[in-house]
RNA sequence: AAUUAAGUUUUCUAGGGUUCCGCAGUUUUAUCUGGUCUGGUCCAAGAGAAAACGCACAGAGGAUUCUGUGACACGGAGGGAUAAAAGCCCGGGAGGA
Repeated sequence: AAUUAAGUUUUCUAGGGUUCCGCAGUUUUAUCUGGUCUGGUCCAAGAGAAAACGCACAGAGGAUUCUGUGACACGGAGGGAUAAAAGCCCGGGAGGA
C1' cells in the first nucleotide's frame, strides 16, 4: 500500500424488546395501564449453528458431471429503522493488534 465470494437466500440459536395474543392490575372493565410479565407471534448475529445456490482454486472423469479445500476475525461512543429494542443497519466502520 492492497481487501478480491469476507457472496445471496432460507431455517434456527444466544440475544432483544412490546405492535398483536396471552398474563397481571384497576373505583374508566377497555379502543386503559404494565415488559421492573415466565411466555406464543415478532426482530435477530461479519466476528453463532445448519442448509441450498453461487464463486475461487485443486483433482478426477466420456460428460453440461463429481470430489476436496476456502483460513482468521479484539472492537467503542454515536446515529438510524420498526410498535419497540437488540450481537439488527451504518459496520469485517472509527480505533486497536

A computed fold for a 97-nucleotide RNA, annotated as Guanidine-I riboswitch aptamer. It matches the Rfam family "Guanidine-I riboswitch aptamer". The family has 100 seed sequences and 1,509 matches in Rfam 15.1. Rfam describes the family as follows. This family represents a conserved RNA structure found upstream of the ykkC and yxkD genes in Bacillus subtilis and related genes in other bacteria. Model confidence (mean pLDDT): 82 of 100.